[in-house]
RNA sequence: GGGCUCGUAGCUCAGUUGGUUAGAGCGCGCCGUUCACAUCGGCGAGGCCAGAGGUUCAAAUCCUCUCGAGCCCA
Numbered sequence: 001g002g003g004c005u006c007g008u009a010g011c012u013c014a015g016u017u018g019g020u021u022a023g024a025g026c027g028c029g030c031c032g033u034u035c036a037c038a039u040c041g042g043c044g045a046g047g048c049c050a051g052a053g054g055u056u057c058a059a060a061u062c063c064u065c066u067c068g069a070g071c072c073c074a
Stems, first nucleotide, its partner, number of pairs: 001073007010026004019057001028044005050066005
């Protein structure tokens, strides 16, 4: 220098052909249960989907550029 994959909650990830309010597990907070702790059950907080621009009535999703991580080739 060229190519490929990836970036979504504190962590691990789903979201597959653009369309209802962006979700799960773990973790965190509160409540119930217990003499108490754990387990279990219920409720809740937490994201502007790496950044910018474009296409579209509508973008986490499609296109371009930039940044970051990994792999391959030279």

Overview:
The prediction has a mean pLDDT of 81. The RNA shown here (transfer RNA) has 74 nucleotides and comes from Candidatus Yanofskybacteria bacterium RIFCSPHIGHO2_01_FULL_44_22. Its Rfam family is "tRNA". Its family is annotated with triplet codon-amino acid adaptor activity in the Gene Ontology. By type it is a transfer RNA. The sequence was found in a public genome assembly.